This is a predicted structure of a 322-nucleotide RNA (Bacterial RNase P class A) from Flavobacterium sp. The sequence is in RNAcentral, with records from ENA. It matches the Rfam family "Bacterial RNase P class A". It is annotated as a ribozyme. Of the family's consensus pairs, 96% are formed in the model. The prediction has a mean pLDDT of 76.
[in-house]
């Protein structure tokens, strides 16, 4: 200079012309005109934490599943930040240590289960090799040898398990309201009058607890018209300030930033910018292609995938320099 890692940010633009959502205002009466308005860092994946709405104000128990060093942060977390150990690399140094970058799976092997490669007769414990030496017998002693380990006793929980703490279910098709239309014809099975049966709230099971029969399952049949509300002003954004290493908080000011419901944010043209490629080549240029992942659906604050190009900060390998 050119790779590589890691970590932050941007992620085409500008005009015109038609064309959509939403919203105001006129005007007309359910449409026109005119004015503002309109996707993303991930809107994805639905992983994992709230909000908020019903269900026993959600109650035992087992089972199940999650997270595991210190402290901080936060509405909360299994995210986030510091900090100590563990580990890799580099740099320094005789060295022991200093330092910079970086990973990640940091209770327990003190119950109990399992797991281990080569060597070696034999390995997670012994049907005890080979020499000696001993007894009534017996690996009952002592060398040798192999290995980190040979009846001394260790290793490993991203093995099971064990220990501590947390986890009720369901999710906007939660849910409340308005309105439309109707007939439970008919077949099958359950059964009660109660000290609560059939059945249903009610999860994966057990208890318990609550509706409970002008009935419940199942099959079959008839009827229909959707609307509103939740719902977009919020743990909300931008700018400075102080507090803290940090994450993250507080104070002051400004700002309103999509709300559709089969699901609207588009198409086409001109210029610009950017990559690459071909022709030129001393400049300036001329033609061709590309411009990515993707797409809101209750709302938030994480992880994690996905992703042309560009830019900015730490390390670092190599090659020149000086």
């Nucleotide at each position: 200079g050119c790779g590589g890692c890691a970590g932050g940010c941007c992620g085409c633009c500008u005009u015109a012309u038609c064309g959509c959502u939403c919203c105001a205002c006129a005007c007309a009466u359910u449409g026109u005109g005119u004015g503002g308005u309109g996707a993303g860092g991930a809107a994805a994946g639905u992983c994992c934490g709230g909000a908020c709405a019903c269900c026993a104000u959600a109650g035992g128990g087992c089972a199940g599943c999650a997270u595991a060093g210190c402290g901080g942060g936060u509405a909360a977390c299994g995210c986030c930040c510091g900090c100590c150990g563990u580990c890799c690399c580099g740099a320094u140094g005789c060295a022991a240590g200093u330092u910079g970058g970086g990973a990640a799976a940091g209770g327990a092997c003190a119950a109990g289960u399992g797991c281990a490669g080569c060597a070696g007769a034999a390995a997670g414990g012994a049907u005890g090799u080979a020499c000696a030496g001993g007894u009534a017998a017996u690996g009952c002693u002592g060398u040798a040898g192999u290995g980190a380990a040979a009846u001394c006793a260790g290793g490993u929980a991203a093995a099971c398990u064990c220990u501590a703490u947390g986890c009720g279910g369901u999710g906007a098709a939660a849910u409340g309201c308005c309105a439309u239309g109707u007939a439970u014809a008919c077949c099958g099975g359950c059964u009660a009058u109660a000290u609560g049966u059939a059945g249903g709230g009610c999860u994966g099971c057990c208890c318990g607890c609550c509706c409970g029969a002008u009935g419940c399952c199942g099959g079959g049949g008839g009827g229909u018209a959707g609307g509103c509300a939740g719902a977009u002003a919020g743990a909300g954004c931008c700018a400075u300030g102080c507090a803290g290493c940090a994450a993250u908080g507080u104070a002051u000011g400004g700002c309103c930033c999509a709300g559709a419901u089969a699901a609207a944010u588009g198409a086409u043209a001109a210029g610009g910018g950017u990559u690459u490629c071909g022709c030129a080549u001393c400049c300036c240029g001329c033609g061709g292609a590309g411009c990515a992942c993707a797409g809101a659906a209750u709302c938030c604050g994480g992880c994690u995938u996905a992703c042309a190009g560009g830019c900015c900060u730490g390390c670092u390998u190599u090659a020149u320099u000086u």